This is a predicted structure of a 578-nucleotide part of an RNA (small-subunit ribosomal RNA, 5' domain) from a metagenome. Rfam family: Eukaryotic small subunit ribosomal RNA. The family has 90 seed sequences and 75,755 matches in Rfam 15.1. Rfam links the family to the GO terms ribosome and structural constituent of ribosome. The RNAcentral record of the full RNA draws on SILVA.

Context: one part of a larger RNA
RNA sequence: UAUGCUUGUCUCAAAGAUUAAGCCAUGCAUAUGCCAGUAUAAACACGUUUGUACUGUGAAACUGUGAAUGGCUCAUUAAAUCAGUUAUAGUCUACUUGAUCAUACCUUACUACUUGGAUAACCGUGGUAAUUCUAGAGCUAAUACAUGCGAAAAGUCCCGACGUAAGAAGGGAUGUGUUUAUUAGAUCGAAAACCAACCGGGGUCAAACCCGUUUGCUGGUGAUUCAUAGUAACCUCGCGAAUCGUAUGCUCUUGCAGCGACGAUGCAUCAUUCGAAUUUCUGCCCUAUCAACUUUCGAUGGUAAGGUAGUGGCUUACCAUGGUGACCACGGGUAACGGAGAAUUAGGGUUCGAUUCCGGAGAGGGAGCCUGAGAGAUGGCUACCACUUCUAAGGAAGGCAGCAGGCGCGCAAAUUACCCAAUCCUGACACAGGGAGGUAGUGACAAUAAAUAACGAUGCGGGGCCAUAUUGGUCUUGCAAUCGGAAUGAGCACAUUCUAAACCCCUUAGCGAGUACCCAUUGGAGGGCAAGUCUGGUGCCAGCAGCCGCGGUAACUCCAGCUCCAAUAGCGUAUACC
Numbered sequence: 001u002a003u004g005c006u007u008g009u010c011u012c013a014a015a016g017a018u019u020a021a022g023c024c025a026u027g028c029a030u031a032u033g034c035c036a037g038u039a040u041a042a043a044c045a046c047g048u049u050u051g052u053a054c055u056g057u058g059a060a061a062c063u064g065u066g067a068a069u070g071g072c073u074c075a076u077u078a079a080a081u082c083a084g085u086u087a088u089a090g091u092c093u094a095c096u097u098g099a100u101c102a103u104a105c106c107u108u109a110c111u112a113c114u115u116g117g118a119u120a121a122c123c124g125u126g127g128u129a130a131u132u133c134u135a136g137a138g139c140u141a142a143u144a145c146a147u148g149c150g151a152a153a154a155g156u157c158c159c160g161a162c163g164u165a166a167g168a169a170g171g172g173a174u175g176u177g178u179u180u181a182u183u184a185g186a187u188c189g190a191a192a193a194c195c196a197a198c199c200g201g202g203g204u205c206a207a208a209c210c211c212g213u214u215u216g217c218u219g220g221u222g223a224u225u226c227a228u229a230g231u232a233a234c235c236u237c238g239c240g241a242a243u244c245g246u247a248u249g250c251u252c253u254u255g256c257a258g259c260g261a262c263g264a265u266g267c268a269u270c271a272u273u274c275g276a277a278u279u280u281c282u283g284c285c286c287u288a289u290c291a292a293c294u295u296u297c298g299a300u301g302g303u304a305a306g307g308u309a310g311u312g313g314c315u316u317a318c319c320a321u322g323g324u325g326a327c328c329a330c331g332g333g334u335a336a337c338g339g340a341g342a343a344u345u346a347g348g349g350u351u352c353g354a355u356u357c358c359g360g361a362g363a364g365g366g367a368g369c370c371u372g373a374g375a376g377a378u379g380g381c382u383a384c385c386a387c388u389u390c391u392a393a394g395g396a397a398g399g400c401a402g403c404a405g406g407c408g409c410g411c412a413a414a415u416u417a418c419c420c421a422a423u424c425c426u427g428a429c430a431c432a433g434g435g436a437g438g439u440a441g442u443g444a445c446a447a448u449a450a451a452u453a454a455c456g457a458u459g460c461g462g463g464g465c466c467a468u469a470u471u472g473g474u475c476u477u478g479c480a481a482u483c484g485g486a487a488u489g490a491g492c493a494c495a496u497u498c499u500a501a502a503c504c505c506c507u508u509a510g511c512g513a514g515u516a517c518c519c520a521u522u523g524g525a526g527g528g529c530a531a532g533u534c535u536g537g538u539g540c541c542a543g544c545a546g547c548c549g550c551g552g553u554a555a556c557u558c559c560a561g562c563u564c565c566a567a568u569a570g571c572g573u574a575u576a577c578c
Stems, first nucleotide, its partner, number of pairs: 001574005009449001011447001015442001016409001022407003026404003031065002037062002043057003063428001072362003082283003087278002091276002097271004111242001115146002122138001125135003155174005162167001175239002177235001179233006195216003199212004219226001241265001243264004249259003252255001285333003292324003299321008337359003341352004364385002367382003387398004415440001417439003423436001424434003455484003458480009489518001491511002493508001495507001521567005526548002532562001534561004543550002
C1' cells in the first nucleotide's frame, strides 16, 4: 500500500502517484473602473425657469494593465536537473521606491489659450446549415493613432572681414540620448627657475621694486578600455507633456492679460527593488555479456566576423590537431525529476523520497512564431502527425498532467456541493474577480483523547494480623440473573454559540440505563509463543500448519461446544522495506 472481519464518541486528516503524460460529454477555473483617459445609450434617477459643451449613476465599446503569477503532473532527464558555493569588470529587468529631466524653429506674413485624419460602440442593409465568422453604407470621441511650437543670462569652441602687430566687427556650433574615433581619469625619488595668489619684512606720500615663507588638482575597486568629463563627427521613427481631477484664488498697466495651489496620468536617464539569464568548484543509482570514444554534418583550441540582452563553436569563414578514458570514458539499463526530508538504526549503515516547501521540466506528439518588461506561452497563434466533434458534405471546431464529473485501466483512490468571510493575488481598483484558497460532503490512509460501567448492603469463598487460636475481631481480595439507590453520556432535542450562511465541536432547557438487549471485536490455546492433556464429531479422510509438525478410533494441533490467552475500537492476511 491493498484486502478480510468488526466499528460507539472527540480532535486531526492523506486521498486516481504506482496501471494508461490513456481518452474525455457538461459546467466553472482571468479578469479589471477611480474625484482624476474616452459617454448624446434613443438606460435610469434628480430637476429652479429663460439659457447651456459638460449634474449624478452608468450597460456597451475604444483605450490601459493583467493574462509569463497561480493551480496540475512527473513523461523526459544520470554531470543533465538539483544541492551547497562562486562570478557578472559578461548582461536584460514592466511594476515599486528615490533622484534628475528651460537649450527643440534653422529662419522671418506663422495654430501655440491647443493642430490633423480615422475608427468602435450606436443606427440601418445583409451573407452562411453552422462558430466568440463577419461584409457593405451612415455617424462620433481620446492619455488610441498621428503631427508639432515656445521660454533667461553667461560661458566655451570653430570660422573670421580688417589689421605691421597687439587684436578684432561679425557669423556658426554648443540639451540629453545613439554610433565611431580620440583626450583626461595622475602618483619610484630629488633639486632649481618661471607664472599666479596669500602672508611677512625692507622701501615708498602712494606705488614701482627687492628678499623670504606657504599653496597649486584628480573619485572608486583586489583589478578595468570603470564612473565621470572634454573634443570631432554620426543618428535609421529615442526623449524633451497639444492629457485629466478638485479648489478656484492673487496682481494690476481691467486685457480674448499675467501669475498661481494640491493631486492624477504619462515620458526619458541614473539608481533601487523584484527577479531573470549565463557561470566557478565539489558531489549521483546499476552495468565490462559496453574498452576504447569524439572529429569533413564542430569534435578540442586559435583569429575574425555574424548573432545574442550579453559571454561563449552559439553560428560561419580561415587555420591548428586536438579533447576524454581502467581514478571506468563511451555505450546500455533505471518499475530515475533533483533536493529539503521519511522509515529503521547502539555506532557505522540500509531502504524510501510521484506527493503540500525550494529548484527543474511538460501541457496529445514534434516543430515554428506573434505580442510583450517577461513566453519558444498552449484555458495564444501557425503548420504537420495521431485522435476527435458538428455538418445541409460546401465547410467549421477541439486539447481537463486546473476544480468537479465520466469512460478506460487496474489490487488500488472522494461531491458535476457552498463561499470570496479568512489567507493572499490581479486589475483603471477601499468597491470587481479568483474551483488560488477557505467551508461542508465521501473518507477505519495515518495520528490524538478514551465509553461499553462505578459504589454499598447481603450471601458465599480466599488471604494477612490479633485472639478465648472453636463459633470471633480487624484489614482486605474475589464471586452472585440477590437487593439498593446514586452517576453519566451515546442517542433525541427548545435555545445560545460557532459560521459568509450553515454543519460539527464547545455550552444547554426537556427526554434518555438493569438481562443496564444502549449486548466488542479480531485472532489464537503442542513448541517457537501468553493460554486446555476438558467434552462431542472425524479417523493419514476432511482438514490444520509461516517453520517444526498434527490427523491411520482415547487428536493438548482438524470440525464444533465450553473454558482460557493476547491486543482491543480495533485485530487478522498478502506484499515491499529496515